[in-house]
RNA sequence: AGAGUUUGAUCCUGGCUCAGAGCGAACGUUAGCGGCAGGCUUAACACAUGCAAGUCGAGCGAGAAAGCGGCCUUCGGGCCGUGAGUAAAGCGGCGGACGGGUGAGUAACACGUGGAUAAUCUGCCCUUUGGCGGGGGACAACAGCUCGAAAGGGUUGCUAAUACCGCAUAAGUCUAGUCAGCCUUUGGGUUGAUUAGGGAAAGAUGGCCUCUUCUUGAAAGCUAUCACCGGAGGAGGGGCCCGCGUCGCAUCAGCUUGUUGGUGGGGUAAUGGCCUACCAAGGCUUAGACGCGUAGCUGGUCUGAGAGGAUGAUCAGCCACACUGGGACUGAGACACGGCCCAGACUCCUACGGGAGGCAGCAGUGGGGAAUAUUGGACAAUGGGCGGAAGCCUGAUCCAGCCAUGCCGCGUGAGUGAUGAAGGCCCUCGGGUCGUAAAGCUCUGUGGAGAGGGACGAAACGUUAGCGGUUAAUACCCGUUAAUUUGACGGUACCUCUUUAGCAAGCACCGGCUAACUCCGUGCCAGCAGCCGCGGUAAUACGGAGGGUGCAAACGUUGCUCGGAAUCAUUGGGCGUAAAGCGCACGUAGGCGGUCCGUUAAGUCGGAUGUGAAAGCCCUCGGCUUAACCGGGGAAGUGCAUUCGAAACUGACGGACUUGAGUAUGGGAGAGGAUUGUGGAAUUCCCGGUGUAGAGGUGAAAUUCGUAGAUAUCGGGAGGAAUACCAGUGGCGAAGGCGUUGGGCUGGACGGUCACUGACGCUGAGGUGUGAAAGCGUGGGGAGCAAACAGGAUUAGAUACCCUGGUAGUCCACGCCGUAAACGAUGAGUGCUAGAUGUCGCGGGUAUUGACCCCUGCGGUGUCGUAGUUAACGCGUUAAGCACUCCGCCUGGGGAGUACGGUCGCAAGGCUAAAACUCAAAGGAAUUGACGGGGGCCCGCACAAGCGGUGGAGCAUGUGGUUUAAUUCGUCAACGCGCGCAGAACCUUACCUGGGUUAAAUCCAACCGAAUCCCGCAGAGACGUGGGAGUGCCCUUCGGGGAAUGGUUGAGAAGGUGCUGCAUGGCUGUCGUCAGCUCGUGUCGUGAGAUGUUGGGUUAAGUCCCGCAACGAGCGCAACCUCUGUCGUUAGUUGCCAGCAUUAAGUUGGGCACUCUAACGAGACUGCCGACGUUAAGUCGGAGGAAGGUGGAGACGACGUCAAGUCCUCAUGGCCCUUAUGCCCUGGGCUACACACGUGCUACAAUGGCCGACACAAAGAGAAGCAAUGCCGCGAGGUGGAGCCAAUCUCAAAAAAUCGGCCUCAGUUCGGAUUGAAGUCUGCAACUCGACUUCAUGAAGCUGGAAUCGCUAGUAAUCGUAGAUCAGCAUGCUACGGUGAAUACGUUCCCGGGCCUUGUACACACCGCCCGUCACACCACGAAAGUCGGUUGUUCCAGAAGUAGUUGCGCUAACCUUCGGGAGGCAGGCUACCAAGGAAUGAUCGGUAAUUGGGGUGAAGUCGUAACAAGGUAUCCGUAGGGGAACCUGCGGCUGGAUCACCUCCUU
Repeated sequence: AGAGUUUGAUCCUGGCUCAGAGCGAACGUUAGCGGCAGGCUUAACACAUGCAAGUCGAGCGAGAAAGCGGCCUUCGGGCCGUGAGUAAAGCGGCGGACGGGUGAGUAACACGUGGAUAAUCUGCCCUUUGGCGGGGGACAACAGCUCGAAAGGGUUGCUAAUACCGCAUAAGUCUAGUCAGCCUUUGGGUUGAUUAGGGAAAGAUGGCCUCUUCUUGAAAGCUAUCACCGGAGGAGGGGCCCGCGUCGCAUCAGCUUGUUGGUGGGGUAAUGGCCUACCAAGGCUUAGACGCGUAGCUGGUCUGAGAGGAUGAUCAGCCACACUGGGACUGAGACACGGCCCAGACUCCUACGGGAGGCAGCAGUGGGGAAUAUUGGACAAUGGGCGGAAGCCUGAUCCAGCCAUGCCGCGUGAGUGAUGAAGGCCCUCGGGUCGUAAAGCUCUGUGGAGAGGGACGAAACGUUAGCGGUUAAUACCCGUUAAUUUGACGGUACCUCUUUAGCAAGCACCGGCUAACUCCGUGCCAGCAGCCGCGGUAAUACGGAGGGUGCAAACGUUGCUCGGAAUCAUUGGGCGUAAAGCGCACGUAGGCGGUCCGUUAAGUCGGAUGUGAAAGCCCUCGGCUUAACCGGGGAAGUGCAUUCGAAACUGACGGACUUGAGUAUGGGAGAGGAUUGUGGAAUUCCCGGUGUAGAGGUGAAAUUCGUAGAUAUCGGGAGGAAUACCAGUGGCGAAGGCGUUGGGCUGGACGGUCACUGACGCUGAGGUGUGAAAGCGUGGGGAGCAAACAGGAUUAGAUACCCUGGUAGUCCACGCCGUAAACGAUGAGUGCUAGAUGUCGCGGGUAUUGACCCCUGCGGUGUCGUAGUUAACGCGUUAAGCACUCCGCCUGGGGAGUACGGUCGCAAGGCUAAAACUCAAAGGAAUUGACGGGGGCCCGCACAAGCGGUGGAGCAUGUGGUUUAAUUCGUCAACGCGCGCAGAACCUUACCUGGGUUAAAUCCAACCGAAUCCCGCAGAGACGUGGGAGUGCCCUUCGGGGAAUGGUUGAGAAGGUGCUGCAUGGCUGUCGUCAGCUCGUGUCGUGAGAUGUUGGGUUAAGUCCCGCAACGAGCGCAACCUCUGUCGUUAGUUGCCAGCAUUAAGUUGGGCACUCUAACGAGACUGCCGACGUUAAGUCGGAGGAAGGUGGAGACGACGUCAAGUCCUCAUGGCCCUUAUGCCCUGGGCUACACACGUGCUACAAUGGCCGACACAAAGAGAAGCAAUGCCGCGAGGUGGAGCCAAUCUCAAAAAAUCGGCCUCAGUUCGGAUUGAAGUCUGCAACUCGACUUCAUGAAGCUGGAAUCGCUAGUAAUCGUAGAUCAGCAUGCUACGGUGAAUACGUUCCCGGGCCUUGUACACACCGCCCGUCACACCACGAAAGUCGGUUGUUCCAGAAGUAGUUGCGCUAACCUUCGGGAGGCAGGCUACCAAGGAAUGAUCGGUAAUUGGGGUGAAGUCGUAACAAGGUAUCCGUAGGGGAACCUGCGGCUGGAUCACCUCCUU
């Protein structure tokens, strides 16, 4: 410090997710030791049991028992001593207000920080000062009686005190006055003098006898210590008050009656509405009152670079609470955790009458929960309470126990060791890896175990004995010396010895992010997953294994916090199109504000002082072996307060200025506004004339109007609405908006003059006004247009688009509504920052008679463009540039601008405005493609122009379907269907039935026999079974062994036309013989990419030329290759024959001229001429030439596309079968047949058929072959066999054509199907199921609907020939030649393709994407008659305990008394306040509910096709109506619409 994820790819925006650190954690797996820390976050739920606050006999009275000892005894026991002035209880004092726990409540002076108290208190402690005299009356304990189950009482009687009460005394103090000084911050504070009044106390213990009295010694007294009372001061601790800081919600906007203030009084330690009476009507609040929700606050802790954010366990400070609510008492201190009273809930005891209790102390229990420990030891240390002290108490504390909960440290061994062992895993079978790892050898001993030693924490108090001080003193007290004493932890830490490598390693991960890879299993299953995403038979992603990576006594997961996140942006973001500028203006509060001078010192800056507790963080030093941990010192604590200074800037105050702003004056421009008139054109209607059959409307029609006279046309009239041309990216207005023309009224802007005011300014939360269209209300008006509606069309449907009608409405007046794509999708204001060029308004200058033109200033309105800016597009002085001020708004998509609440509205609805849930995207700009019922250019038998077909018939053949035991399989738009199949009777053959079985190849083991050959039997055959012949070669110890070969058995193996063409190779098809597809370098762009390859011409062509930020190159095109067309040379046999000879015949001689054959050459290149063209490329025409513009034909197929086809040609991975899915055999099937389709053949006839005659090819094939002449048969063919391994012989006859004859338009002398009979040939075999021949039979069919195919010249059409396959079997296929046309104006349209451009929401790429209703399932939410509960307001009832007031008839120790009584007090009664409780009525929050509403998500459901291209009616916004639904229509608006044309403007 970043990374992954939207796309085909890119940049940006933007969310989601990850890597880091942390935790009082929990869970899973695992676990050796120690140190230091931590340990109910949930039920402030309920608690059994024990302990947690007592102590003082030196305040007081009283005072046991057991036990032991002694004596006595009636043996039951009694007495005495000791125990012991002890225990327990009581009066009294001090302490139980500390310590310990918890965080429920509390949004508050609760907390933090800083002040203030001139408004206050303070036990114990310290210092100081003055005292401590003399009396009195009770009450507990105790005893008696008595009530009660108990807890607890009642009554009578006795008694002490440091308990209680008077009196005396009074230096201070207190109260009330008087006077004076000082200070003054608030009524005041403080000091001194003085007068009057009120008001204290308690003793205990030790010592001494100097003085007094009794005389062992005591008392008084003295003295010491501790207590006690009054005062002053201190320390420490509180109380109250104040400034500032301190969570969320405005869908909480108004709150308040003791409320705000005053006066008098009360109350308190003390101020104060704290309380009360009266008076006034105030007080708080958008700087957030009131309400609701949540929450103890802080030092700190975690994170972060910081600013911040989150948090408030442990430790420390403060607060609050103690079962819930209320209350006071005591006290220095409480409204009191282990005190009291009352009410309530709960629990327990009970004799049912009544009582008891409060673990949020330490342990512990139940419960809750994912989850948190021992009913431990000790007061040894530290601290606390009491005490004079010893001491007692102390679950505070110190320790121990449990728990990997965290942090820190240590160990689980070290060295050496290659036959790289065994074994595991992988493997290309070679090896690699675990791996120096192990074993082995040599060592060490931390931890563990055993044994021994052994600290620090301890210093005191006290006691004893000295010494010194003090004193009358050897008491006491203080100081000091010596001795003595005290350890829970603790069998401690630590040290030493012995022992053995022996007892001690796991967890997670390994697709990317993210370090780490292979095999097996599984087969969209099981599962994984933080995000992206893996899994559908080769998974580095699931599960296992091997290996590896990371961390390590831990490792992972989950949860939460911060970070990354600049993703709430102060530091540090944005708003044209991504989310985001209010529709527009005015203006309040607020914020901000021109120049100069002066004053001030609030902000600001600097110094000093105080504070900012300790701990923590940081630095440094030190102590535990180190570290964690702990100790000492420092720094820091950005803050607050006080004080002193500075005066630049901001503020405040005062004074001045003119440039911001405004006023005045005189000008011109304008659809600015409201109002009142007015003109013409046009539509419609009415009246009249002319006139006759149609009009109207559309893509085409129809509804409609018209013979009752329409449309058309002329004249007259009525009425309403809108204002052609001018008209213009022209003008005006804040926006909405404004258009004939006249009048008056009125707003604003602009230019000129430079007179006046003197900062008067800018923005603007709330607020106010204005605000298109639609819509609403009332009243008018209504020509045209026109939602709704009706009809006609279109359509599968058409609730639409089109047509005919037509109502609200559109218009006016008044009143509402308050929204629009209210847009420049761009808030307002100010300043600054190159220009060029239009246009509107006003002005100036030169010149001119004048105008235009030209130069120039200001203000508007456009276009292009520099710098700059932007993600890009773009913007660019009219900024989206550079800055400042103020306002508004945004924070992923959906849910949703919706629900609820509030508010406005007559309504429609507007404004404000969430959440649950769900997704990992949604989005912007640009790029490359693809696509468009977008555009431009071009090509092709693509259309057109022609010729001939198919589709109709019969037959052949293939396919689908059906059938079947099987009808084997593959292939299905183009790119299947006379295709694989260049030939299914058996074979083929893969299919079916039945039968049989290890057939063929190789190797191993065992056994047998050489090998080999022949003959039988059964059987459909495969196969089974029997018999015979035959014995070889080498070695030999003659027993045998071996080689070769054959057989049998076994094992592995083989075999498979079984599956997967979506695992593959190879081959092939198609786009397409279309002209394209790319690269290097350079340049442009952030980038994907672009350029080149586009443009102007041209071509069959990315063919070539020119131009150009491109320059070159490659694969394609073309050419090179083959055949063919002309000529030449060479060569003449099997070919040829001009001339010579010869024959029936090129038969032969001869010849090689010609033809031909087959090798090598020539030839054609726009080369020449002219025209056109850019002087080019090239095109057109011409000449020559056999051939002319690639001469004709073939082969040749770029980058790629279709997961195209083929595992059944072959090869091959994986899977599957193994007496079978292999192999062999028989028979059958692939040949079936209501039907449908494709491809062909033959025809329908006279351009023909039949008969006869007669002529001319090319290219092939031939030995298991072609077969001549001859003979036989009507014929297919048979017989026979010359010749030929082929330019020699044979197939072999070419046919159409030509000539002659017949037929004469008929289902025929056309046509030949079908059928019968007889044959021929091949073959083991023609039944299923061959071809051919002869005779006979003689079907459909008379040129073929919609539709559709081929072909541009030696082509179509037509005619025959040959070949492959093949025993036989073509109408198919392949090849060959003969005869031999017609037409092409042209590119509008159909199809396909190429290039450029444009739009796009497509990229699996239009066979794309995608919207809504309906149906089903699930989820969360809203409404809802109600119903249940929480909180709370108001009113009323009620009134415990308590306090205050009042009363006090009953009772009454201290004091007074004249002895009667009084003062005072208590019980009781009453009143006030008030908790619980009850009733009524609201508010608010939550739960639940029949039913209902929309929303979201789901598998391949239903209906349509709304959007994206001009999406087929451009889309969208607002509004209104309508409709199953997307939607449609009306009105107004936007461009975020394509295309064409025009206009205007700009650039060159």